This is a predicted structure of a 530-nucleotide part of an RNA (small-subunit ribosomal RNA, 5' domain) from a metagenome.

Context: one part of a larger RNA
């Protein structure tokens, strides 16, 4: 001198951008953070809505009941997502991270490309009845659907193959519609999404190797799946990854093992630079999810708000038996110097599900607290010497504060009150044009056009207008270093202090005052790095 997620004492007008448990990876009350599709299903608890029946009566309104019929929809079966997004850093010195190659691999949904989507069957929840159980949740019987389940047909690609063969798929749904059929459902054509199989391909993943990657020799040997090889089994996949035999290997003073720290990077402070030290915010990569242990489902997880088993700990209980996991977002107790609201909206940007409208989104986006940091900006401006009072110093003569106050003349930033006002909205919807596609001017997709709208922030930015100098300065230091001095009180006494040292009766070094110096919504100490 620079820096900081900073903290502490004094002070504190604004206003724009970031940032805010660095400790207990302690322990948690509320409430939200993962849905969603009726255009897969079989329905119909609620709600609306239409028709029929009936009732009261006020004669066109109110009740009741019946039709899933119709918009729609609790709860169920099925799909698809809950593996992203968000948290957090204990673990981890390498199954991690950076760079840089590699082959022995997989990939939902999404482009492209071939080929196909005939034909069946038998269950199950929901619901019905009965029944246990304090609750969680069950048991049994029966009925019923499917894009759920499961044969069979067929197999260009496709997998195995003793090359003779073998083997293996599916599922519909919804718009619209001329002729023909029709058991009036509909077939049957078409368009759109969906669905099998296979190839290519993006993404995204596993997995090998190289070389970097903190301290300690007061850690010198370590290792038996431990090093290799055959055979076998696992895996998507290579491989002691695992298993039977065989062999005796393998790493190590270029530091193995071991013990201690520690997520890692891109980077971020510093330094002129090499370098040292850090790894908060953003970004990428990796481990975690009460703690250990393990599968399942599934393209994908050994799975933060899925499962099952052990543990500790908390709740409930009818004592038999359940129920939980904030290192999501906010909050709450507790530790600490010390770190924030149980806010709003999906309006943008992006996710998921859906054709789509739209639903969900504590990802985001915004707002609230905090001088915590960095930027800006105001606390006026000019004149103004009777050098007023007053306070302070004195040689009593002044000096000084000070052009500083009043006083006179302006201006109105910000902050107030009014009154206008942008961007951030693109879309999607409705209309009616070309063109595709089609038996079809009908549906469907693409594009240009018009139209109608949508905004949490938000009393927005910002613009104009009123009033008035009107609301708005502290802090620290003055012995050298280091810029800035007198007095008065104190008596090695109370204090001061970074270092040197001041203080024991004229203290510029303790307290107060005046006066000055610095910086300024700060400004000084502690801490920490360089």
């Nucleotide at each position: 001198g620079a820096u900081u997620g900073a903290a502490c004492g004094c002070u504190g007008g604004c206003g724009g951008u970031a940032u805010g448990c660095u400790u207990a990876a302690c322990a948690c009350a509320u409430g939200c953070a993962a849905g969603u599709c009726g255009a897969a299903c079989g329905g119909c608890a609620g709600c609306a809505u239409a028709a029929g029946a009936g009732a009261g009566c006020u004669u066109g309104c109110u009740c009741u009941c019946u039709u899933g019929a119709u918009g729609g929809c609790g709860a169920g079966u099925g799909g698809c997502g809950g593996a992203c997004g968000g948290g957090u850093g204990a673990g981890u010195a390498a199954u991690a991270c950076a760079u840089a190659g590699g082959a022995a691999u997989c990939u939902a949904u999404c482009c492209a490309g071939u080929a196909g989507c005939u034909g069946g069957g038998g269950a199950u929840a929901a619901c019905g009845u009965g029944u246990g159980g304090a609750a969680a949740c069950g048991c049994a019987c029966g009925c019923u659907a499917a894009u759920a389940c499961c044969g069979a047909a067929u197999a260009c690609g496709c997998a195995c193959u003793a090359c003779g063969g073998u083997g293996g798929a599916a599922a519909g749904a919804g718009g619209g519609g001329g002729a023909c059929c029709u058991u009036c459902g509909g077939g049957c054509c078409u368009c759109u999404c969906a669905c099998u199989a296979u190839u290519g391909g993006c993404u995204g993943a596993g997995c090998c190797u190289a070389u970097g990657c903190c301290g300690g020799a007061u850690u010198a040997g370590u290792u038996u799946g431990u090093u290799g090889g055959u055979g076998g089994g696992g895996u998507a996949a290579u491989g002691g990854c695992c298993u039977a035999c065989c062999a005796a290997g393998a790493c190590u003073a270029c530091g193995a093992u071991c013990c201690g720290u520690a997520g890692c990077u891109g980077g971020u402070c510093u330094g002129a630079g090499a370098g040292g030290a850090c790894g908060a915010u953003c970004a990428g990569c990796u481990a975690c999810a009460c703690u250990g242990g393990g599968a399942c489902u599934g393209a994908g997880a050994c799975a933060c708000g899925g499962c099952c088993c052990a543990g500790a700990c908390u709740c409930c209980u009818a004592c038999g038996g359940g129920a939980g996991g904030c290192a999501g977002c906010a909050g709450u107790g507790g530790g600490g110097a010390a770190u924030a609201u149980u806010g709003g909206a999906c309006a943008a940007u992006g996710g998921g599900c859906g054709a789509a409208a739209g639903c969900c989104u504590g990802a985001u986006c915004c707002a609230g607290c905090a001088a915590u940091a960095c930027c800006g900006c105001g606390u006026g401006u000019g004149u103004g010497a009777a050098g007023a009072a007053g306070g302070c110093c004195u040689g009593c003569g002044g000096g000084u504060u000070g052009u500083a106050a009043a006083g006179c003349a302006c201006u109105u930033u910000c902050a107030g009150u009014a009154g206008g006002g942008a961007a951030g909205a693109a879309a999607a919807g409705c209309u009616a044009a070309a063109g595709g596609u089609u038996a079809a001017u009908a549906a469907c997709c693409u594009u240009a056009a018009g139209u109608c709208u949508u905004g949490a922030c938000g009393u927005u930015a910002c613009c104009u207008a009123c009033a008035g100098a009107a609301g708005a300065a502290g802090c620290a230091c003055c012995g050298g270093c280091u810029a800035a001095c007198u007095c008065c009180g104190u008596g090695c006494c109370a204090g001061c202090a970074g270092c040197c040292g001041c203080g024991g009766u004229a203290a510029u070094a303790c307290g107060g005052a005046g006066g000055g110096u610095g910086c300024a919504a700060g400004c000084g100490u502690u801490a920490a790095u360089c």
Rfam family: Bacterial small subunit ribosomal RNA. Its family is annotated with ribosome and structural constituent of ribosome in the Gene Ontology.
RNAcentral holds the full RNA, with entries from SILVA.
The prediction has a mean pLDDT of 85.